[in-house]
């Protein structure tokens, strides 16, 4: 990176924008708008509730009387050593490289926004 399966949503909400690619579904990039799903932030801790700051995602789901089905999305992000050796790469062979992941350790950035209710821990 790719896939499956688990949970949670798919009520409402938000462009008939510019632009690429495509035979066509469809996809990508700007630039606006929605959304509290994960991180942070409002508070030391939970619960709840609230802020588009940071990754993500939306901006027509489809389907049935209804359930069931199908799909889609979300379970932070970046840097750096070290661990590790998968794909593929060279090579006749040895043998060399070796993006992402994993696993440990450090460190960074999260607003001018929001700064609130109950419970409770500590101190004075």
């Nucleotide at each position: 990176c790719g896939g499956c399966a688990u949970c949670a949503u798919c009520a409402a909400g938000a462009g008939a924008a510019g632009g690429g690619c495509u035979g066509g579904c469809g996809c990508c990039c700007u630039c606006g708008c929605c959304a509290a799903c994960c991180u942070g932030c409002c508070u030391g801790a939970c619960c709840g509730g609230g802020c588009a700051a940071g990754g993500u995602g939306g901006u027509u789901c489809c389907g049935c009387a209804a359930c069931a089905g199908g799909g889609a999305u979300g379970c932070g992000g970046c840097c750096g050593a070290c661990u590790g050796g998968a794909a593929c790469c060279u090579c006749a062979a040895c043998a060399g490289g070796g993006g992402c992941g994993u696993g440990u350790c450090g460190g960074c950035a999260a607003c001018g926004a929001a700064g609130c209710g109950g419970u409770u821990g500590u101190u004075u």
Predicted 3D model of a 124-nucleotide RNA (SAM-I/IV (S-adenosyl methionine) riboswitch aptamer) from Roseibium sp. The organism belongs to Roseibium, within Bacteria. The coordinates come from a structure-prediction model, not an experiment, and the mean pLDDT is 76. It was read from a public genome assembly, where an Rfam model found it.